[in-house]
RNA sequence: GAACGACCGUUGGGGUGCCCGCAGGGGCUGAGAGGCGUUGCCAACCCAUCGAACCUGAUCCGGGCAGUGCCGGCGUAGGGAACGGGACAGUUCAUCGC
Numbered sequence: 001g002a003a004c005g006a007c008c009g010u011u012g013g014g015g016u017g018c019c020c021g022c023a024g025g026g027g028c029u030g031a032g033a034g035g036c037g038u039u040g041c042c043a044a045c046c047c048a049u050c051g052a053a054c055c056u057g058a059u060c061c062g063g064g065c066a067g068u069g070c071c072g073g074c075g076u077a078g079g080g081a082a083c084g085g086g087a088c089a090g091u092u093c094a095u096c097g098c
Stems, first nucleotide, its partner, number of pairs: 001093004007085004011048004017028004034042003054079003060073004
């Protein structure tokens, strides 16, 4: 000096399941299973191309469970939403000097 980048700002993307109960409510996993409302809005949470946040495949396959994408496969599959700042955690490279 350059690149990447934690982080910051603004913007955007996404999901909200299963079971018990007459109901209030309670239980399970998880970052998140919420509130209002009438087909949408808001909040929290997560993710934004180095993209497994999330969707399709999927009324899928194997395991497990009270049950469920609960776990694994599928998955080097196909899609999927960004710009700026960055001496300000740091990493790498080049050059110069000692």

TPP riboswitch aptamer (THI element) from uncultured Neomegalonema sp., 98 nucleotides, folded computationally. The sequence was found by an Rfam model in a public genome assembly. Its mean pLDDT, the model's own confidence on a scale to 100, is 79. It matches the Rfam family "TPP riboswitch aptamer (THI element)". Rfam links the family to the GO term thiamine pyrophosphate binding.